[in-house]
RNA sequence: AGAUGAAAUUGGAUAAGAACUCGUAUAAAACCGGGGAUAUGGCCCGGAUGUCUCUACCCAAAGACCGUAAAUUUUUGGACUACGAGGACUUGACGGCCAAGG
Numbered sequence: 001a002g003a004u005g006a007a008a009u010u011g012g013a014u015a016a017g018a019a020c021u022c023g024u025a026u027a028a029a030a031c032c033g034g035g036g037a038u039a040u041g042g043c044c045c046g047g048a049u050g051u052c053u054c055u056a057c058c059c060a061a062a063g064a065c066c067g068u069a070a071a072u073u074u075u076u077g078g079a080c081u082a083c084g085a086g087g088a089c090u091u092g093a094c095g096g097c098c099a100a101g102g
Base pairs, nucleotide, nucleotide: 009100010099011098012097015091016090017089020086021085022084023083024082025081026056029049031047032046033045034044035043041066042065050057058078059077060076061075062074063073064072
């Protein structure tokens, strides 16, 4: 000079799951095609649109409307999914890990 480096001691960092709540998205919406029913009926299948967005795009009730045609419609209530925030609670929070030290 370089390398290595035990202990005491000191400092530091840290995860996973998740009930539930809220926010954003989308209005659980609107459009088109094919088929089907017909007042004891008003459905089924598919396509594309909509979201800084994956998925989903339905159910129920009450009403309206259509005088037998081919077309439905209003209101109310009820989700899932994606992302973000909060979050009772559960496991962990160490003799481990990282650094200082020598």
A computed fold for a 102-nucleotide RNA from Xylanibacillus composti, annotated as Purine riboswitch aptamer. The source organism's lineage runs through Bacteria, Bacillati, Bacillota, Bacilli and Xylanibacillus. Model confidence (mean pLDDT): 80 of 100. RNAcentral holds the sequence, with entries from Rfam. It matches the Rfam family "Purine riboswitch aptamer". From the family's description: Riboswitches are metabolite binding domains within certain messenger RNAs that serve as precision sensors for their corresponding targets. Allosteric rearrangement of mRNA structure is mediated by ligand binding, and this results in modulation of gene expression. A class of riboswitches that selectively recognises guanine and becomes saturated at concentrations as low as 5 nM. In Bacillus subtilis, this mRNA motif is located on at least five separate transcriptional units that together encode 17 genes that are mostly involved in purine transport and purine nucleotide biosynthesis. It has also been shown that some members of this family are specific for adenine instead. Its Rfam clan is "Purine riboswitches".